Predicted 3D model of a 565-nucleotide part of an RNA (large-subunit ribosomal RNA, domain I) from a Longimicrobiaceae bacterium.
Context: one part of a larger RNA
RNA sequence: GGCGCACGGUGGAUGCCUUGGCACGGACAGGCGAGGAAGGGCGUGAUAAGCUGCGAAAAGCUUCGGGGAGCCGCACGUAGGCGUUGAUCCGGAGAUACCCGAAUGGGGCAACCCGGCGGAGCGAGAGCUUCGUCAUCCUUAUCUGAAUACAUAGGGUAAGGAAGCCAACCCGGGGAACUGAAACAUCUCAGUACCCGGAGGAAAAGAAAUCAAGCGAGAUUCCCCAAGUAGCGGCGAGCGAACGGGGAGGAGCCCAAACCGGCGCGCCUGCGCGCCGGGGUUGUAGGGUCCAGACGGGGCUGGUGCCCGUCUUCGUACGGAAGUUAGUCGAAGCGCGCUGGAACGCGCCGCCGAAGAGGGUGAGAGUCCCGUAGGCGAAAGCUUCUUGUACGCGGAUGGUCUGGAUACCUGAGUACGGCGGGACACGUGAAAUCCUGCCGGAAGCUGGGGGGACCACCCUCCAAGGCUAGAUACUCGUCCGUGACCGAUAGUGGACCAGUACCGUGAGGGAACGGUGAAAAGAACGCCUGGCGGCGAGUGAAAUAGAUCCUGAAACCGUGUGCCU
Repeated sequence: GGCGCACGGUGGAUGCCUUGGCACGGACAGGCGAGGAAGGGCGUGAUAAGCUGCGAAAAGCUUCGGGGAGCCGCACGUAGGCGUUGAUCCGGAGAUACCCGAAUGGGGCAACCCGGCGGAGCGAGAGCUUCGUCAUCCUUAUCUGAAUACAUAGGGUAAGGAAGCCAACCCGGGGAACUGAAACAUCUCAGUACCCGGAGGAAAAGAAAUCAAGCGAGAUUCCCCAAGUAGCGGCGAGCGAACGGGGAGGAGCCCAAACCGGCGCGCCUGCGCGCCGGGGUUGUAGGGUCCAGACGGGGCUGGUGCCCGUCUUCGUACGGAAGUUAGUCGAAGCGCGCUGGAACGCGCCGCCGAAGAGGGUGAGAGUCCCGUAGGCGAAAGCUUCUUGUACGCGGAUGGUCUGGAUACCUGAGUACGGCGGGACACGUGAAAUCCUGCCGGAAGCUGGGGGGACCACCCUCCAAGGCUAGAUACUCGUCCGUGACCGAUAGUGGACCAGUACCGUGAGGGAACGGUGAAAAGAACGCCUGGCGGCGAGUGAAAUAGAUCCUGAAACCGUGUGCCU
C1' cells in the first nucleotide's frame, strides 16, 4: 500500500410524517375608491431587531351581543398588571385613522417643501401651533357679461357626478411574427399574441326587410347531432359551414311619422320651425282622418279637460319570513385482567347508536377530548322573499270593436350602383348576403327587401330608431366538501419571515432552508479546557433521541485487526 472483517466519522438518500400545495364540485360574492382606495413609507410594546396587529386615541378606544376562567399576539424570559363588578377571546355597529399614493391648495427627486382664506390657541412682538377649506373636467341651476344694440362667447357661484385600482370572463378600436406549407410569395399560424377604449356580475345578441320550399317554421343565446358532410383551397398545406332534428331556457315591448291640443320663436300676412302633452307602432299590411253601427262607472264642464272611484306596474318605508355575520345542546365503560414508559393493543364482561365521518389524546378509542347525527340560537348589521299596511312617480279605465270611405303617415344622402377594401366556412370566383373610404343615387304601399350571378312566375318578409330577463362564460375572493392528486429535488417560485436573499443601470431574473421527546423532564453539580468540544453525574422507554437532535443508504475519510506484498 492492497483486499477482507469489525467499529466509527462525514453525508443526508430512503422509510414514515404533514403545517403547504394541486384539481374539481356545491353555495355565496362578484367589486373597492374624493366619506381618500389598491399599495406603501414612518411610527406604535416596560424591555422590542423581525413578523403580525394597530395609527400620535397607535398589539389598541366606545357600544351592543356571544362566551365563562383565565389573560397581557408569534414569543414558553424577567418585571409589572388585568379578570366572576365577567377580563382575554369571538361577532355586529361606531370612533380614531400620521405621511405618500387617483392625490386633488401650489410645488416635488413618492412618503418632502411652501402657501391662500375663515375660526381658535400661545406669544410683548416677530412668529408658531391647531381645526376647516382651496385641483381639474362634465352636467344642471343661477348671477354676471365683451368686440356689438339685442344677443353670444367669456367669467363667477352652488349642487351633483367623474377620476384611480382590480384575477379571469365580455364587447369594441388597432393588430404581428416565429411556425406550417418539409424552400417560399397567395395561403397558414390568426383576427391568435400584444396594445388601446368601455362595461357588467355577467357581457354580447335579441322580437325577422329571418329561414324554408311548393310543406311549413316563428326573437336571441348555449349544448348534442347533422359533419369533418356541402363547400373553400398555390384544389397545396390546410380552412370548414348551413338547412334540418334533439335538448337547456323561454317574454316580449317602446319610439319616429300622419292627426289633435298647448306654449315659444321667426319676414310673425298666409306659413314655417322648435318644445311639451295626446295619438300610434303594423305585413293574412298597420295607423291617421271622415261616416255609420254595437257596447259603455260617477261628478263638474260649451268644447276640452279636471276630480273621484276601480284595476294595475315599479319604487320606498314599516311589518313579517328565511338566510348570513358570534354561538349552543348533543347518547354510551373514570369497566376488570395482561404486556408496556404510556393502552387507544390483547383477553373477558357491558353500553349507545337519527351519532361506527374525521381529528386528538404517551401505540390501533363508537362509549376520554374536540366533534359527528339530530336540534336550538341574534341586541346589531347585511342579503333575499313578501298574497300585508302606508306613501310616491306612473299606466289603464271616454274608449274598444265592426263595416265603409279617403290615399294623410309608416325611419334618405338611406336602399341600390360603380371603384377600392373588409366580413361571411366561401382566397373574385358564376359570388348572392353584410360593413363602408370615394363617386353617383331611388321608390315611397299601385311601395320596398330576400329566396347564392341574372330574369320571370311563385313564396316570404317590411331595412335605413330604440329597450329587453333566463338558459351561457369566468373566479382575485368567502364558506363547505371531495380526490385510483403531491408528500419536502415532489406539490405553488414560495410547507420555513419568498417574490425574500442574491444577480442586473434597468426592464427583469430569482433560490436554498420542514421532523428532539409523550412531556423540556433542554442535562443541577463535578472534571479536562481560552473557547468549541468532550468525560462523568442526572432526566428519559430510549441520549448512537442532546438541541441542523426520527430513520440515517452511498460516495468520501479514519481506527483496530487477519491475509498478501
Its Rfam family is "Bacterial large subunit ribosomal RNA". Lineage of the source: Bacteria > Pseudomonadati > Gemmatimonadota > Longimicrobiales > Longimicrobiaceae.